Molecule: Bacterial RNase P class A
Organism: marine sediment metagenome
RNA sequence: GUCGAUCGGGCAACCGCGGGCGGCACGCCGUCCGAGGAAAGUCCGCGCUCCACAAAGCGCAGUGCCGGGUAACUCCCGGACGGGGCAACCCGUGGAUAGGGCCACAGAAAACAACCGCCCUGAUUUCAGGGUAAGGGUGAAAAGGUGGUGUAAGAGACCACCGGCACGGGCAGCAAUGACCGUGGCCAGGCAACCCCCACUGGGAGCAAAGCCAAGCAGGAACGAAGCCCGCUUUGCGGGCGAGGGGCGGCUCGUCCCUAUUGAGUUCCGGGUAGGCUGCUUGAGCAUCACGGUGACGUGAUGUCUAGAUAGAUGGUUGCCUGGUGGCGCCGCACCGGUCCAUGACCGAUGCGGUGUGCCCAACAGAACGCGGCUUAUAGAUCGACCUU
Numbered sequence: 001g002u003c004g005a006u007c008g009g010g011c012a013a014c015c016g017c018g019g020g021c022g023g024c025a026c027g028c029c030g031u032c033c034g035a036g037g038a039a040a041g042u043c044c045g046c047g048c049u050c051c052a053c054a055a056a057g058c059g060c061a062g063u064g065c066c067g068g069g070u071a072a073c074u075c076c077c078g079g080a081c082g083g084g085g086c087a088a089c090c091c092g093u094g095g096a097u098a099g100g101g102c103c104a105c106a107g108a109a110a111a112c113a114a115c116c117g118c119c120c121u122g123a124u125u126u127c128a129g130g131g132u133a134a135g136g137g138u139g140a141a142a143a144g145g146u147g148g149u150g151u152a153a154g155a156g157a158c159c160a161c162c163g164g165c166a167c168g169g170g171c172a173g174c175a176a177u178g179a180c181c182g183u184g185g186c187c188a189g190g191c192a193a194c195c196c197c198c199a200c201u202g203g204g205a206g207c208a209a210a211g212c213c214a215a216g217c218a219g220g221a222a223c224g225a226a227g228c229c230c231g232c233u234u235u236g237c238g239g240g241c242g243a244g245g246g247g248c249g250g251c252u253c254g255u256c257c258c259u260a261u262u263g264a265g266u267u268c269c270g271g272g273u274a275g276g277c278u279g280c281u282u283g284a285g286c287a288u289c290a291c292g293g294u295g296a297c298g299u300g301a302u303g304u305c306u307a308g309a310u311a312g313a314u315g316g317u318u319g320c321c322u323g324g325u326g327g328c329g330c331c332g333c334a335c336c337g338g339u340c341c342a343u344g345a346c347c348g349a350u351g352c353g354g355u356g357u358g359c360c361c362a363a364c365a366g367a368a369c370g371c372g373g374c375u376u377a378u379a380g381a382u383c384g385a386c387c388u389u
Base pairs, nucleotide, nucleotide: 001386002385003384004383005382006381007380009321010320011319012318013317014316015315017034018033019032020031021030022029023028024027036364040375041374043373044372045371046370047369048206049205050204051203060202061201062200063199064198065079066078067077068076069075080093081092082091083090084089094197095196099195100194101191102190103189115136116135117132118131119130120129121128122127144162145161146160147159148158149157163187165184166183167182168181169180171178172177210278211277212276213275219269220268221267222266223265227241228240229239230238231237232236243259244258245257246256247255248254249253285304286303287302288301289300290299291298292297322362323361324360327357328356329355330354331353332352333351334350336348337347338346339345340344
């Protein structure tokens, strides 16, 4: 320097919080367990739940070198090609000759290239017409490179070699592709994360999914009390006694309230609010070992259970220890400057290392159905492999 991995404060005491189990004197006690590598972003992919769904096409979205892994993937592993780096290693990936579009600034021109220059002609310092991509200049990018022939000057205009492209052939490889041979026209700027083309894939919503139980209020059904008397403004109204239901008082009983088919009250029914329960944490789980594989990963054996809250618990104080940065003290080394009685001694400054001490700091962050990835945040400490000097 490159790549990968691990930890991310420890112990004790006291106080406090959530959950499981047990106990009883029923709201307390005992005991066990209690955040992360990202629990985050919600960017991909699944499980699970409900809804939708003949088939095909269009549209839309996503993916994009090849092979493999996986439940699946915008993930991972191995390889191919291109680019960067002395190297370890890192970054990128369909098609630009199907078509459209775009290419800031600068520049004559950003793709049917004449600004300067060069050359020819007219005019003869100036200017006009034409030829020319060899040279200059601009730019991130300028129309194959070197040499020669050729020409007024030039130019793949032509030739040799080199580079690149297309096509064909057999060879190696599962493939991407590679190396080789032959032929061809002389040569084709970039962007597809702009539309597009090609190939493949894709229903929607999400645990506030979804299911179960179910106060109260409202709705429906059935049952539900014994009548008698009096008054009046008489097909009604009011009052009294009795009857039904309920409250209070210890009771015979007393007293108060409600009550007539538009009915007190009782029972039942369906849907379902509050509320409760399930979903909910045993799972593509974790650890170790063995075997297969270059690897991602797979198979097997053994062991193990490791948060489940619901406005949301997982915290605080103290002490000791650990680690770190800077400050101060001491010691050693290196180098520089100065002084002196000068092959040394002393003083001062700086750097490095060790040690002691007190102060300060100990990151990012925090579950809410679960899982696999990616991305982002992360003080500090540790380990391994490789490269260069």